[in-house]
RNA sequence: CUUAUCAAGAAAGACGGAGGGAUAGGGCCCUUUGAUGUCUUGGCAACCUUGAAAUGCAAGGUGCCAAAUCCCACUCCAAAAUGGAGGAAGAUGAG
Numbered sequence: 001c002u003u004a005u006c007a008a009g010a011a012a013g014a015c016g017g018a019g020g021g022a023u024a025g026g027g028c029c030c031u032u033u034g035a036u037g038u039c040u041u042g043g044c045a046a047c048c049u050u051g052a053a054a055u056g057c058a059a060g061g062u063g064c065c066a067a068a069u070c071c072c073a074c075u076c077c078a079a080a081a082u083g084g085a086g087g088a089a090g091a092u093g094a095g
Stems, first nucleotide, its partner, number of pairs: 001095006011041005019030003025072003042065003046062006069089001074086004
């Protein structure tokens, strides 16, 4: 860079000790009943490979395990508000 997917699914322990949820900002939420993070173990099953034989299963390579990618943000429809469609950005797989 291209392409596919992103409302399903899946947590315990140890370390550590203050903010964190990608992004300026807004909302909302998580968090000293210890979050975020790192490690271990466990789990989930999306993509790929192989086997096997066929909506499925096993092994492996990645990935993931609060909330829709937490929501908004930009455009369009509608508009009192809630809302709907798409885009951008991001994440993951394959090339």